About this RNA: Model confidence (mean pLDDT): 78 of 100. The RNA shown here (Glycine riboswitch aptamer) has 83 nucleotides and comes from a marine eukaryotic metagenome. The RNAcentral record of the sequence draws on MGnify.
RNA sequence: CCCGCCGGAGAGAUUUCGUCCAAGAACGAAACGCCGAAGGCGCAACCUCCGCUCGGAAACGCUCAGGCAACCAGGACGGUGGG
Repeated sequence: CCCGCCGGAGAGAUUUCGUCCAAGAACGAAACGCCGAAGGCGCAACCUCCGCUCGGAAACGCUCAGGCAACCAGGACGGUGGG
RNA backbone atom coordinates (compact mmCIF):
# COMPACT_ATOMS: atom_id res chain seq x y z
P C A 1 -1.24 3.76 3.58
O5' C A 1 -0.88 2.82 2.34
C5' C A 1 -0.69 3.37 1.03
C4' C A 1 -0.68 2.24 0.00
C3' C A 1 -1.91 1.36 0.00
O3' C A 1 -2.98 1.94 -0.76
C1' C A 1 0.00 0.00 0.00
P C A 2 -4.48 1.61 -0.37
O5' C A 2 -4.64 0.10 -0.88
C5' C A 2 -4.55 -0.21 -2.26
C4' C A 2 -4.68 -1.71 -2.46
C3' C A 2 -5.91 -2.35 -1.83
O3' C A 2 -7.07 -2.18 -2.63
C1' C A 2 -3.99 -3.66 -1.35
P C A 3 -8.51 -2.12 -1.92
O5' C A 3 -8.76 -3.65 -1.51
C5' C A 3 -8.89 -4.63 -2.53
C4' C A 3 -9.00 -6.01 -1.91
C3' C A 3 -10.07 -6.17 -0.84
O3' C A 3 -11.36 -6.34 -1.41
C1' C A 3 -8.08 -7.17 -0.10
P G A 4 -12.66 -5.84 -0.55
O5' G A 4 -12.78 -6.99 0.55
C5' G A 4 -13.06 -8.34 0.14
C4' G A 4 -13.07 -9.26 1.34
C3' G A 4 -13.94 -8.83 2.52
O3' G A 4 -15.32 -9.14 2.27
C1' G A 4 -11.86 -9.57 3.32
P C A 5 -16.47 -8.20 2.92
O5' C A 5 -16.40 -8.58 4.48
C5' C A 5 -16.70 -9.91 4.90
C4' C A 5 -16.43 -10.07 6.38
C3' C A 5 -17.08 -9.03 7.28
O3' C A 5 -18.45 -9.30 7.53
C1' C A 5 -14.82 -9.33 7.93
P C A 6 -19.46 -8.08 7.76
O5' C A 6 -19.08 -7.57 9.22
C5' C A 6 -19.28 -8.40 10.35
C4' C A 6 -18.76 -7.75 11.62
C3' C A 6 -19.24 -6.32 11.85
O3' C A 6 -20.56 -6.27 12.38
C1' C A 6 -16.92 -6.44 12.26
P G A 7 -21.49 -5.02 12.01
O5' G A 7 -20.87 -3.82 12.86
C5' G A 7 -20.91 -3.89 14.29
C4' G A 7 -20.08 -2.78 14.89
C3' G A 7 -20.45 -1.36 14.46
O3' G A 7 -21.59 -0.86 15.14
C1' G A 7 -18.10 -1.62 14.42
P G A 8 -22.64 0.02 14.30
O5' G A 8 -21.81 1.29 13.83
C5' G A 8 -21.33 2.24 14.80
C4' G A 8 -20.44 3.27 14.12
C3' G A 8 -21.09 4.01 12.95
O3' G A 8 -21.88 5.09 13.39
C1' G A 8 -18.92 3.28 12.34
P A A 9 -23.39 5.19 12.98
O5' A A 9 -23.74 6.68 13.40
C5' A A 9 -23.43 7.14 14.70
C4' A A 9 -22.86 8.53 14.63
C3' A A 9 -23.76 9.56 13.94
O3' A A 9 -24.68 10.10 14.87
C1' A A 9 -21.56 9.73 13.08
P G A 10 -26.10 10.59 14.37
O5' G A 10 -25.81 12.00 13.70
C5' G A 10 -25.24 13.07 14.45
C4' G A 10 -24.81 14.18 13.51
C3' G A 10 -25.90 14.63 12.56
O3' G A 10 -26.71 15.62 13.15
C1' G A 10 -23.89 14.23 11.36
P A A 11 -28.25 15.38 13.34
O5' A A 11 -28.90 16.31 12.21
C5' A A 11 -28.51 17.69 12.11
C4' A A 11 -28.41 18.07 10.65
C3' A A 11 -29.66 17.74 9.84
O3' A A 11 -30.61 18.78 9.95
C1' A A 11 -27.71 17.04 8.68
P G A 12 -32.04 18.44 10.59
O5' G A 12 -32.79 17.70 9.40
C5' G A 12 -32.91 18.34 8.12
C4' G A 12 -34.37 18.46 7.76
C3' G A 12 -34.95 17.14 7.22
O3' G A 12 -35.54 16.40 8.30
C1' G A 12 -35.40 18.96 5.73
P A A 13 -35.49 14.79 8.29
O5' A A 13 -36.61 14.23 7.30
C5' A A 13 -37.92 14.78 7.34
C4' A A 13 -38.73 14.27 6.15
C3' A A 13 -40.09 14.94 6.05
O3' A A 13 -40.48 15.00 4.69
C1' A A 13 -40.37 12.61 6.35
P U A 14 -40.30 16.32 3.82
O5' U A 14 -39.76 17.47 4.78
C5' U A 14 -40.67 18.30 5.52
C4' U A 14 -40.55 19.76 5.11
C3' U A 14 -41.25 20.14 3.81
O3' U A 14 -42.64 20.36 4.01
C1' U A 14 -39.09 21.09 3.84
P U A 15 -43.68 20.06 2.84
O5' U A 15 -43.41 21.20 1.77
C5' U A 15 -43.77 22.55 2.06
C4' U A 15 -43.29 23.46 0.94
C3' U A 15 -43.77 23.06 -0.45
O3' U A 15 -45.08 23.52 -0.72
C1' U A 15 -41.46 23.56 -0.52
P U A 16 -46.00 22.73 -1.75
O5' U A 16 -45.34 23.03 -3.16
C5' U A 16 -45.40 24.34 -3.71
C4' U A 16 -44.62 24.40 -5.01
C3' U A 16 -45.00 23.35 -6.04
O3' U A 16 -46.18 23.70 -6.77
C1' U A 16 -42.65 23.50 -5.90
P C A 17 -47.11 22.55 -7.36
O5' C A 17 -46.24 21.99 -8.58
C5' C A 17 -45.99 22.80 -9.71
C4' C A 17 -44.99 22.14 -10.63
C3' C A 17 -45.35 20.73 -11.09
O3' C A 17 -46.31 20.72 -12.14
C1' C A 17 -43.08 20.80 -10.46
P G A 18 -47.31 19.48 -12.26
O5' G A 18 -46.38 18.30 -12.79
C5' G A 18 -45.81 18.38 -14.10
C4' G A 18 -44.77 17.31 -14.29
C3' G A 18 -45.25 15.87 -14.11
O3' G A 18 -45.91 15.38 -15.28
C1' G A 18 -43.19 16.16 -12.99
P U A 19 -47.03 14.24 -15.09
O5' U A 19 -46.16 12.96 -14.74
C5' U A 19 -45.27 12.41 -15.72
C4' U A 19 -44.54 11.21 -15.14
C3' U A 19 -45.44 10.13 -14.56
O3' U A 19 -45.96 9.27 -15.57
C1' U A 19 -43.66 10.56 -13.06
P C A 20 -47.47 8.76 -15.43
O5' C A 20 -47.37 7.72 -14.23
C5' C A 20 -46.59 6.52 -14.37
C4' C A 20 -46.42 5.85 -13.02
C3' C A 20 -47.72 5.52 -12.30
O3' C A 20 -48.28 4.30 -12.76
C1' C A 20 -46.20 6.54 -10.80
P C A 21 -49.87 4.27 -12.98
O5' C A 21 -50.46 4.50 -11.52
C5' C A 21 -50.24 3.53 -10.49
C4' C A 21 -50.61 4.11 -9.14
C3' C A 21 -52.04 4.61 -9.01
O3' C A 21 -52.94 3.55 -8.70
C1' C A 21 -50.57 6.24 -8.14
P A A 22 -54.46 3.77 -9.16
O5' A A 22 -55.00 4.91 -8.17
C5' A A 22 -56.25 5.59 -8.46
C4' A A 22 -56.84 6.11 -7.15
C3' A A 22 -55.88 6.93 -6.31
O3' A A 22 -55.88 8.29 -6.69
C1' A A 22 -56.94 5.28 -4.96
P A A 23 -54.44 9.06 -6.73
O5' A A 23 -54.12 9.32 -5.19
C5' A A 23 -54.85 10.29 -4.44
C4' A A 23 -54.67 10.06 -2.96
C3' A A 23 -53.25 10.22 -2.44
O3' A A 23 -52.94 11.58 -2.16
C1' A A 23 -54.16 8.21 -1.60
P G A 24 -51.43 12.08 -2.40
O5' G A 24 -50.62 11.35 -1.24
C5' G A 24 -50.67 11.85 0.10
C4' G A 24 -50.16 10.81 1.07
C3' G A 24 -48.67 10.53 1.01
O3' G A 24 -47.91 11.45 1.79
C1' G A 24 -49.85 8.49 0.98
P A A 25 -46.45 11.90 1.27
O5' A A 25 -45.66 10.51 1.09
C5' A A 25 -45.13 9.84 2.22
C4' A A 25 -44.73 8.43 1.84
C3' A A 25 -43.52 8.32 0.93
O3' A A 25 -42.30 8.34 1.66
C1' A A 25 -45.27 6.97 0.08
P A A 26 -41.00 9.03 0.95
O5' A A 26 -40.79 8.11 -0.34
C5' A A 26 -40.34 6.77 -0.21
C4' A A 26 -40.31 6.09 -1.58
C3' A A 26 -39.44 6.80 -2.61
O3' A A 26 -38.07 6.43 -2.49
C1' A A 26 -41.55 6.32 -3.56
P C A 27 -36.94 7.56 -2.78
O5' C A 27 -36.99 7.73 -4.36
C5' C A 27 -36.68 6.63 -5.21
C4' C A 27 -36.93 7.00 -6.66
C3' C A 27 -36.31 8.31 -7.11
O3' C A 27 -34.93 8.16 -7.42
C1' C A 27 -38.54 8.22 -7.86
P G A 28 -33.94 9.41 -7.13
O5' G A 28 -34.31 10.44 -8.31
C5' G A 28 -34.06 10.07 -9.66
C4' G A 28 -34.59 11.14 -10.61
C3' G A 28 -34.16 12.57 -10.28
O3' G A 28 -32.85 12.86 -10.72
C1' G A 28 -36.48 12.51 -10.77
P A A 29 -31.99 13.96 -9.91
O5' A A 29 -32.65 15.34 -10.38
C5' A A 29 -32.57 15.74 -11.74
C4' A A 29 -33.43 16.96 -11.99
C3' A A 29 -33.15 18.16 -11.08
O3' A A 29 -32.02 18.92 -11.52
C1' A A 29 -35.48 17.80 -11.19
P A A 30 -31.13 19.72 -10.45
O5' A A 30 -32.05 20.95 -10.05
C5' A A 30 -32.38 21.95 -11.01
C4' A A 30 -33.48 22.85 -10.48
C3' A A 30 -33.17 23.58 -9.17
O3' A A 30 -32.39 24.76 -9.40
C1' A A 30 -35.33 22.63 -9.06
P A A 31 -31.42 25.29 -8.24
O5' A A 31 -32.46 25.91 -7.19
C5' A A 31 -33.24 27.04 -7.54
C4' A A 31 -34.19 27.39 -6.41
C3' A A 31 -33.54 27.56 -5.04
O3' A A 31 -32.96 28.85 -4.90
C1' A A 31 -35.46 26.21 -4.84
P C A 32 -31.56 29.02 -4.20
O5' C A 32 -31.89 28.94 -2.65
C5' C A 32 -32.65 29.99 -2.03
C4' C A 32 -33.40 29.46 -0.83
C3' C A 32 -32.54 28.96 0.32
O3' C A 32 -32.06 30.02 1.14
C1' C A 32 -34.27 27.41 -0.09
P G A 33 -30.65 29.83 1.89
O5' G A 33 -30.99 28.71 2.98
C5' G A 33 -31.95 28.96 3.99
C4' G A 33 -32.20 27.73 4.84
C3' G A 33 -30.95 27.12 5.46
O3' G A 33 -30.57 27.82 6.63
C1' G A 33 -32.29 25.40 4.51
P C A 34 -29.09 27.66 7.19
O5' C A 34 -29.13 26.12 7.60
C5' C A 34 -27.97 25.43 7.96
C4' C A 34 -28.29 23.96 8.08
C3' C A 34 -27.07 23.07 8.19
O3' C A 34 -26.59 23.02 9.52
C1' C A 34 -28.56 22.17 6.59
P C A 35 -25.04 23.03 9.76
O5' C A 35 -24.66 21.53 9.37
C5' C A 35 -25.29 20.44 10.03
C4' C A 35 -24.71 19.14 9.53
C3' C A 35 -23.19 19.13 9.45
O3' C A 35 -22.63 18.79 10.70
C1' C A 35 -24.12 18.25 7.44
P G A 36 -21.21 19.42 11.14
O5' G A 36 -20.18 18.47 10.39
C5' G A 36 -20.30 17.05 10.52
C4' G A 36 -19.37 16.34 9.56
C3' G A 36 -17.93 16.85 9.64
O3' G A 36 -17.04 15.72 9.60
C1' G A 36 -18.68 16.96 7.41
P A A 37 -15.72 15.67 10.42
O5' A A 37 -15.09 14.28 9.98
C5' A A 37 -14.13 14.21 8.94
C4' A A 37 -14.42 13.01 8.04
C3' A A 37 -15.65 13.22 7.16
O3' A A 37 -15.47 12.50 5.94
C1' A A 37 -16.00 11.37 8.59
P A A 38 -14.82 13.24 4.69
O5' A A 38 -14.69 12.01 3.67
C5' A A 38 -14.41 10.70 4.18
C4' A A 38 -14.06 9.78 3.02
C3' A A 38 -12.97 10.32 2.11
O3' A A 38 -11.68 10.08 2.60
C1' A A 38 -14.79 9.56 0.80
P G A 39 -10.63 11.27 2.71
O5' G A 39 -10.58 11.80 1.20
C5' G A 39 -10.10 10.95 0.15
C4' G A 39 -10.43 11.55 -1.20
C3' G A 39 -9.82 12.91 -1.48
O3' G A 39 -8.47 12.81 -1.92
C1' G A 39 -12.10 12.97 -2.04
P G A 40 -7.42 13.88 -1.36
O5' G A 40 -7.94 15.27 -1.95
C5' G A 40 -8.00 15.49 -3.35
C4' G A 40 -8.69 16.81 -3.66
C3' G A 40 -8.05 18.04 -3.02
O3' G A 40 -6.94 18.51 -3.78
C1' G A 40 -10.39 18.10 -2.67
P C A 41 -5.68 19.08 -2.99
O5' C A 41 -6.14 20.53 -2.53
C5' C A 41 -6.51 21.50 -3.50
C4' C A 41 -7.25 22.64 -2.83
C3' C A 41 -6.49 23.34 -1.71
O3' C A 41 -5.57 24.31 -2.21
C1' C A 41 -8.70 22.89 -0.99
P G A 42 -4.25 24.62 -1.38
O5' G A 42 -4.79 25.38 -0.09
C5' G A 42 -5.44 26.63 -0.22
C4' G A 42 -5.80 27.17 1.15
C3' G A 42 -4.66 27.18 2.14
O3' G A 42 -3.89 28.36 2.00
C1' G A 42 -6.59 26.25 3.16
P C A 43 -2.34 28.35 2.04
O5' C A 43 -2.08 29.77 2.68
C5' C A 43 -1.05 30.09 3.58
C4' C A 43 -1.55 31.25 4.44
C3' C A 43 -2.58 30.81 5.47
O3' C A 43 -2.40 31.59 6.65
C1' C A 43 -3.50 32.50 4.12
P A A 44 -1.84 30.79 7.93
O5' A A 44 -3.02 29.75 8.17
C5' A A 44 -3.92 29.92 9.28
C4' A A 44 -4.13 28.57 9.94
C3' A A 44 -2.84 27.86 10.29
O3' A A 44 -2.45 28.25 11.61
C1' A A 44 -4.26 26.37 9.11
P A A 45 -0.96 28.04 12.12
O5' A A 45 -1.17 27.12 13.42
C5' A A 45 -1.90 27.61 14.53
C4' A A 45 -2.40 26.45 15.37
C3' A A 45 -1.32 25.52 15.89
O3' A A 45 -0.73 26.01 17.08
C1' A A 45 -3.06 24.23 14.94
P C A 46 0.86 26.03 17.26
O5' C A 46 1.26 24.55 16.90
C5' C A 46 0.89 23.48 17.76
C4' C A 46 1.08 22.15 17.05
C3' C A 46 2.51 21.85 16.63
O3' C A 46 3.28 21.32 17.70
C1' C A 46 1.04 21.39 14.83
P C A 47 4.87 21.59 17.75
O5' C A 47 5.41 20.65 16.57
C5' C A 47 5.25 19.24 16.65
C4' C A 47 5.84 18.58 15.43
C3' C A 47 7.28 18.95 15.12
O3' C A 47 8.18 18.19 15.89
C1' C A 47 5.98 19.01 13.13
P U A 48 9.54 18.96 16.48
O5' U A 48 10.42 19.19 15.17
C5' U A 48 10.90 18.06 14.43
C4' U A 48 11.52 18.54 13.13
C3' U A 48 12.56 19.64 13.28
O3' U A 48 13.83 19.09 13.61
C1' U A 48 11.07 20.16 11.50
P C A 49 14.52 19.57 15.01
O5' C A 49 14.98 21.07 14.69
C5' C A 49 15.98 21.31 13.72
C4' C A 49 16.15 22.80 13.50
C3' C A 49 16.30 23.62 14.78
O3' C A 49 17.62 23.61 15.26
C1' C A 49 14.74 24.68 13.35
P C A 50 17.88 23.54 16.85
O5' C A 50 17.53 25.02 17.35
C5' C A 50 17.44 25.28 18.75
C4' C A 50 17.40 26.78 18.96
C3' C A 50 16.41 27.52 18.08
O3' C A 50 15.11 27.53 18.64
C1' C A 50 18.52 28.63 18.03
P G A 51 13.83 27.30 17.66
O5' G A 51 13.84 28.62 16.77
C5' G A 51 13.49 29.88 17.36
C4' G A 51 13.81 31.01 16.41
C3' G A 51 13.15 30.91 15.03
O3' G A 51 11.82 31.38 15.05
C1' G A 51 15.44 31.44 14.79
P C A 52 10.77 30.79 14.03
O5' C A 52 11.23 31.41 12.62
C5' C A 52 11.08 32.80 12.37
C4' C A 52 11.76 33.18 11.07
C3' C A 52 11.24 32.45 9.83
O3' C A 52 10.04 33.03 9.33
C1' C A 52 13.60 32.49 9.81
P U A 53 8.99 32.11 8.57
O5' U A 53 9.76 31.66 7.25
C5' U A 53 10.03 32.63 6.24
C4' U A 53 10.96 32.04 5.18
C3' U A 53 10.43 30.81 4.44
O3' U A 53 9.54 31.16 3.40
C1' U A 53 12.68 30.46 5.07
P C A 54 8.32 30.16 3.04
O5' C A 54 9.09 28.85 2.55
C5' C A 54 9.81 28.86 1.32
C4' C A 54 10.60 27.57 1.16
C3' C A 54 9.78 26.28 1.21
O3' C A 54 9.15 26.00 -0.04
C1' C A 54 11.68 26.02 2.57
P G A 55 7.66 25.35 -0.02
O5' G A 55 7.89 23.95 0.70
C5' G A 55 8.69 22.94 0.07
C4' G A 55 8.91 21.78 1.00
C3' G A 55 7.65 21.13 1.56
O3' G A 55 7.05 20.24 0.63
C1' G A 55 9.17 21.47 3.31
P G A 56 5.46 20.10 0.63
O5' G A 56 5.17 19.25 1.95
C5' G A 56 5.73 17.95 2.09
C4' G A 56 5.47 17.42 3.48
C3' G A 56 4.02 17.37 3.92
O3' G A 56 3.34 16.23 3.40
C1' G A 56 5.34 18.26 5.67
P A A 57 1.78 16.42 2.96
O5' A A 57 1.05 16.81 4.33
C5' A A 57 1.02 15.88 5.40
C4' A A 57 0.45 16.54 6.65
C3' A A 57 -0.93 17.15 6.47
O3' A A 57 -1.94 16.16 6.58
C1' A A 57 0.48 18.68 7.61
P A A 58 -3.49 16.56 6.27
O5' A A 58 -4.13 16.52 7.73
C5' A A 58 -3.90 15.39 8.56
C4' A A 58 -4.56 15.60 9.91
C3' A A 58 -6.02 16.06 9.84
O3' A A 58 -6.88 14.94 9.65
C1' A A 58 -4.84 17.37 11.42
P A A 59 -8.28 15.16 8.97
O5' A A 59 -9.26 15.37 10.22
C5' A A 59 -10.66 15.50 9.99
C4' A A 59 -11.38 15.42 11.34
C3' A A 59 -10.93 16.47 12.34
O3' A A 59 -12.03 16.80 13.20
C1' A A 59 -10.43 14.33 13.19
P C A 60 -12.76 18.18 13.02
O5' C A 60 -11.60 19.25 13.17
C5' C A 60 -11.34 19.87 14.42
C4' C A 60 -10.72 21.24 14.19
C3' C A 60 -11.40 22.07 13.12
O3' C A 60 -12.50 22.79 13.66
C1' C A 60 -9.08 22.06 12.72
P G A 61 -13.82 22.98 12.80
O5' G A 61 -13.37 23.98 11.64
C5' G A 61 -13.08 25.35 11.96
C4' G A 61 -12.53 26.06 10.75
C3' G A 61 -13.39 25.96 9.49
O3' G A 61 -14.44 26.92 9.50
C1' G A 61 -11.14 25.52 8.94
P C A 62 -15.82 26.59 8.74
O5' C A 62 -15.42 26.63 7.19
C5' C A 62 -14.99 27.86 6.60
C4' C A 62 -14.65 27.62 5.14
C3' C A 62 -15.77 27.00 4.31
O3' C A 62 -16.67 28.00 3.86
C1' C A 62 -13.70 25.92 3.84
P U A 63 -18.26 27.72 3.96
O5' U A 63 -18.53 26.60 2.86
C5' U A 63 -18.15 26.83 1.51
C4' U A 63 -18.04 25.49 0.77
C3' U A 63 -19.39 24.79 0.53
O3' U A 63 -19.32 24.13 -0.73
C1' U A 63 -17.97 23.38 1.76
P C A 64 -19.96 24.84 -2.01
O5' C A 64 -19.06 24.22 -3.17
C5' C A 64 -18.78 24.95 -4.36
C4' C A 64 -17.89 24.06 -5.20
C3' C A 64 -18.38 22.63 -5.30
O3' C A 64 -19.35 22.46 -6.33
C1' C A 64 -16.10 22.63 -4.72
P A A 65 -20.64 21.56 -6.06
O5' A A 65 -20.04 20.08 -5.98
C5' A A 65 -19.42 19.51 -7.12
C4' A A 65 -18.61 18.28 -6.71
C3' A A 65 -19.43 17.18 -6.04
O3' A A 65 -20.07 16.34 -6.99
C1' A A 65 -17.48 17.60 -4.78
P G A 66 -21.58 15.88 -6.70
O5' G A 66 -21.47 15.06 -5.34
C5' G A 66 -20.78 13.81 -5.30
C4' G A 66 -20.61 13.36 -3.86
C3' G A 66 -21.91 13.22 -3.06
O3' G A 66 -22.57 12.00 -3.32
C1' G A 66 -20.32 14.39 -1.78
P G A 67 -24.18 11.97 -3.27
O5' G A 67 -24.55 12.19 -1.74
C5' G A 67 -24.22 11.19 -0.78
C4' G A 67 -24.39 11.74 0.62
C3' G A 67 -25.80 12.14 1.02
O3' G A 67 -26.58 11.01 1.42
C1' G A 67 -24.29 13.82 1.68
P C A 68 -28.20 11.08 1.27
O5' C A 68 -28.63 12.13 2.41
C5' C A 68 -28.46 11.80 3.79
C4' C A 68 -29.08 12.90 4.65
C3' C A 68 -30.53 13.21 4.35
O3' C A 68 -31.37 12.30 5.05
C1' C A 68 -29.29 15.23 4.60
P A A 69 -32.79 11.83 4.42
O5' A A 69 -33.54 11.25 5.73
C5' A A 69 -33.35 11.88 6.98
C4' A A 69 -34.18 11.15 8.02
C3' A A 69 -33.90 9.66 8.12
O3' A A 69 -32.80 9.40 8.98
C1' A A 69 -36.24 10.01 7.97
P A A 70 -31.74 8.26 8.53
O5' A A 70 -32.59 6.91 8.60
C5' A A 70 -33.06 6.43 9.86
C4' A A 70 -34.01 5.28 9.66
C3' A A 70 -33.46 4.13 8.82
O3' A A 70 -32.69 3.23 9.61
C1' A A 70 -35.59 4.72 8.02
P C A 71 -31.34 2.67 8.97
O5' C A 71 -31.82 1.83 7.70
C5' C A 71 -32.62 0.67 7.88
C4' C A 71 -33.07 0.10 6.55
C3' C A 71 -31.94 -0.13 5.54
O3' C A 71 -31.27 -1.36 5.78
C1' C A 71 -33.74 0.97 4.47
P C A 72 -29.67 -1.38 5.63
O5' C A 72 -29.41 -1.06 4.09
C5' C A 72 -29.87 -1.97 3.10
C4' C A 72 -29.70 -1.39 1.72
C3' C A 72 -28.29 -0.87 1.40
O3' C A 72 -27.40 -1.91 1.04
C1' C A 72 -29.89 0.71 0.70
P A A 73 -25.89 -1.82 1.54
O5' A A 73 -25.28 -0.60 0.71
C5' A A 73 -25.22 -0.67 -0.71
C4' A A 73 -24.87 0.68 -1.30
C3' A A 73 -23.60 1.32 -0.75
O3' A A 73 -22.43 0.80 -1.37
C1' A A 73 -25.33 2.92 -0.79
P G A 74 -21.13 0.63 -0.49
O5' G A 74 -20.62 2.12 -0.21
C5' G A 74 -20.24 2.96 -1.29
C4' G A 74 -20.11 4.40 -0.83
C3' G A 74 -19.12 4.62 0.30
O3' G A 74 -17.79 4.75 -0.18
C1' G A 74 -21.15 5.74 0.79
P G A 75 -16.62 4.10 0.66
O5' G A 75 -16.59 4.93 2.03
C5' G A 75 -16.24 6.31 2.05
C4' G A 75 -16.54 6.91 3.41
C3' G A 75 -15.87 6.19 4.58
O3' G A 75 -14.56 6.65 4.77
C1' G A 75 -18.16 6.54 5.06
P A A 76 -13.37 5.60 4.79
O5' A A 76 -12.20 6.33 5.58
C5' A A 76 -11.59 7.51 5.06
C4' A A 76 -11.46 8.56 6.15
C3' A A 76 -10.71 8.09 7.40
O3' A A 76 -9.32 8.22 7.26
C1' A A 76 -12.74 9.14 8.03
P C A 77 -8.37 7.06 7.70
O5' C A 77 -8.82 6.74 9.21
C5' C A 77 -8.56 7.67 10.26
C4' C A 77 -9.35 7.29 11.50
C3' C A 77 -9.06 5.90 12.05
O3' C A 77 -7.89 5.87 12.86
C1' C A 77 -11.40 6.23 11.94
P G A 78 -7.03 4.54 12.93
O5' G A 78 -7.91 3.56 13.85
C5' G A 78 -8.15 3.90 15.22
C4' G A 78 -9.08 2.89 15.86
C3' G A 78 -8.66 1.43 15.70
O3' G A 78 -7.66 1.06 16.64
C1' G A 78 -10.96 1.65 15.22
P G A 79 -6.61 -0.09 16.25
O5' G A 79 -7.47 -1.42 16.32
C5' G A 79 -8.05 -1.84 17.55
C4' G A 79 -8.95 -3.04 17.35
C3' G A 79 -8.32 -4.22 16.63
O3' G A 79 -7.53 -5.02 17.49
C1' G A 79 -10.46 -3.79 15.72
P U A 80 -6.22 -5.71 16.93
O5' U A 80 -6.80 -6.83 15.94
C5' U A 80 -7.58 -7.91 16.45
C4' U A 80 -8.21 -8.69 15.33
C3' U A 80 -7.25 -9.22 14.28
O3' U A 80 -6.59 -10.42 14.70
C1' U A 80 -9.11 -8.25 13.20
P G A 81 -5.16 -10.74 14.13
O5' G A 81 -5.47 -11.38 12.71
C5' G A 81 -6.12 -12.64 12.62
C4' G A 81 -6.52 -12.94 11.20
C3' G A 81 -5.39 -12.89 10.17
O3' G A 81 -4.58 -14.05 10.20
C1' G A 81 -7.28 -11.78 9.31
P G A 82 -3.05 -13.93 9.73
O5' G A 82 -3.14 -13.69 8.16
C5' G A 82 -3.59 -14.73 7.31
C4' G A 82 -3.87 -14.21 5.91
C3' G A 82 -2.67 -13.70 5.12
O3' G A 82 -1.89 -14.76 4.57
C1' G A 82 -4.48 -12.21 4.86
P G A 83 -0.35 -14.48 4.29
O5' G A 83 -0.36 -13.53 3.02
C5' G A 83 -0.86 -14.02 1.77
C4' G A 83 -0.83 -12.92 0.72
C3' G A 83 0.52 -12.26 0.48
O3' G A 83 1.35 -13.04 -0.37
C1' G A 83 -1.15 -10.60 0.66